Predicted 3D model of a 533-nucleotide part of an RNA (large-subunit ribosomal RNA, domain I) from a Dehalococcoidia bacterium. Rfam family: Bacterial large subunit ribosomal RNA. The prediction has a mean pLDDT of 84.
[in-house]
Context: one part of a larger RNA
RNA sequence: GGCGUAUGGGGGAUGCCUAGGCUCUCAGAGGCGAUGAAGGACGUGAUAAGCUGCGAAAAGCCGCGGGGAUCGGCACAUACGAAAUGAUCCGCGGAUAUCCGAAUGGGGCAACCCAGUACAUUGAAGAUGUAUUAUCCAUCAAGGAGGCGAACCCGGGGAACUGAAACAUCUAAGUACCCGGAGGAAGAGAAAACAAUAGUGAUUCCGUCAGUAGCGGCGAGCGAACGCGGAACAGCCCAAACCGGCCCUGUUACGGCAGUGCCGGGGUUGUAGGACUGCGUCAUUGGACGCCGAGUGAAGCGGAACCCUUUGGAAAGAGGGGCCGAAGACGGUGACAGCCCAGUAUGCGUAAGCGAGGUUGUCCAUAGCAGUAUCCUGAGUAGCGCGGGGCACGUGAAACCCUGUGUGAAUCUACCGGGACCAUCCGGUAAGGCUAAAUACUCCUGAGAGACCGAUAGUGAACCAGUACCGUGAGGGAAAGGUGAAAAGAACCCCGAACAGGGGAGUGAAAGAGAACCUGAAACCAUACGCCU
Numbered sequence: 001g002g003c004g005u006a007u008g009g010g011g012g013a014u015g016c017c018u019a020g021g022c023u024c025u026c027a028g029a030g031g032c033g034a035u036g037a038a039g040g041a042c043g044u045g046a047u048a049a050g051c052u053g054c055g056a057a058a059a060g061c062c063g064c065g066g067g068g069a070u071c072g073g074c075a076c077a078u079a080c081g082a083a084a085u086g087a088u089c090c091g092c093g094g095a096u097a098u099c100c101g102a103a104u105g106g107g108g109c110a111a112c113c114c115a116g117u118a119c120a121u122u123g124a125a126g127a128u129g130u131a132u133u134a135u136c137c138a139u140c141a142a143g144g145a146g147g148c149g150a151a152c153c154c155g156g157g158g159a160a161c162u163g164a165a166a167c168a169u170c171u172a173a174g175u176a177c178c179c180g181g182a183g184g185a186a187g188a189g190a191a192a193a194c195a196a197u198a199g200u201g202a203u204u205c206c207g208u209c210a211g212u213a214g215c216g217g218c219g220a221g222c223g224a225a226c227g228c229g230g231a232a233c234a235g236c237c238c239a240a241a242c243c244g245g246c247c248c249u250g251u252u253a254c255g256g257c258a259g260u261g262c263c264g265g266g267g268u269u270g271u272a273g274g275a276c277u278g279c280g281u282c283a284u285u286g287g288a289c290g291c292c293g294a295g296u297g298a299a300g301c302g303g304a305a306c307c308c309u310u311u312g313g314a315a316a317g318a319g320g321g322g323c324c325g326a327a328g329a330c331g332g333u334g335a336c337a338g339c340c341c342a343g344u345a346u347g348c349g350u351a352a353g354c355g356a357g358g359u360u361g362u363c364c365a366u367a368g369c370a371g372u373a374u375c376c377u378g379a380g381u382a383g384c385g386c387g388g389g390g391c392a393c394g395u396g397a398a399a400c401c402c403u404g405u406g407u408g409a410a411u412c413u414a415c416c417g418g419g420a421c422c423a424u425c426c427g428g429u430a431a432g433g434c435u436a437a438a439u440a441c442u443c444c445u446g447a448g449a450g451a452c453c454g455a456u457a458g459u460g461a462a463c464c465a466g467u468a469c470c471g472u473g474a475g476g477g478a479a480a481g482g483u484g485a486a487a488a489g490a491a492c493c494c495c496g497a498a499c500a501g502g503g504g505a506g507u508g509a510a511a512g513a514g515a516a517c518c519u520g521a522a523a524c525c526a527u528a529c530g531c532c533u
Stems, first nucleotide, its partner, number of pairs: 001532009015518001016482002020453002022450007029442002031148002039100003042055003046078001050074002061094006070082003105114003115133007135145003152183001153181005163170001167217001193200002204231005214222002235434003238378001242265005248259004270412001272377004276371004285365005290359003295354002300348003306321005322339002324328001331341002383407008393419001414429005469476002489517001492504004
């Protein structure tokens, strides 16, 4: 020096555990904000650095309800207090709520500075206190907006990497991203629709049709519809004709007449409908508000049934004998508990709120038959030219939809569509509007689930984490869990400079569980012994 064995040190793997995560399901909620939000700053405790709570009324104040013995948060100490005259705690409602922040009296380097007006403290100067003073929209007045918020939704803008094995049309993709807006959903929506000689009958969503028909430097790729099967179902209102009222204007023979505008009635469609004329009707159905109201609904209450022996530190284990079950979910308790505890099934309870349903109430909406001469039925619209965009469809034979620009109809004997275009046939009635449900999502609340993770995993974060730390900044971004059943957390003694460390003693089942604390692998270090060199 090497190897081996043993015993330690070192280290923190492994095992076990879970306080935290992840992914879902079913319900709820789907907003908060000038009555000042979200988010912060600074304060606030007997002592108080942090977290939490709260706001100069400051770990809190008031009322009502629940509850019934402890309590003064995390937080384990001391002091001082509170509580059956019912505290702490829980639920509901209220009060207070500094300063900043949309921030809104003006300013500003957020949490600061400085004002005006009225009133008060005073009679004045000055100071202080309370209230008030931003902008925009709308308006007779009363009002409204602004900012924040995870995704979902609609609209306005809108890439590139990439793919095409290069690249330009194309793709990625109308994606990412930016901006605006709304709601609990949004958008769409009651046929100028599809279809095809048969028919369907608003929209939305799912399955299928189908990777089909097509589109495509016919490359890469993109990619329907009809029909069928389901989910859910709901239909309506204006404009106009016509009638009436009001104001104004024009005209007048002062009797009126005509017209614009506004308001009310009327009316709403394709087998055309309506106005108009005649006849008939006071019905039916529905909605809003008010009232009544089953029920639901917070904290919460009741809630069955077990003992003995034995091992052990400890019984819930084992042995023995019982019991309950509308409850054998789950968690805890010194090891594994239906019957020990908290609960569970089930029953009960009620404020606000919600609310099926009812309604004597008030208000609103809602129909028929016949006639057909006249009138009405959405215009710079439809269509067309040029330039673009959207449609699965890249200009193509390119219909259809939108429109920047130009042009520009018809009026029911009308007009549009059925993938160039024409005819026949068929379907429909544009140029106004509203509309639940089925659908999308989850920042958040409750209940529950998992052939999900178990501390290098699972969220970045199980722990005071978006922290420490890094960066001028935008931004980046950790590590770090476990004594024990219970602190019973080691009185006292000794070594020592010692509040280091250790040895006794004591506690404990265990201290080789001693706080650098469960288990305690390997590397690495040391000591002893053996063998080899």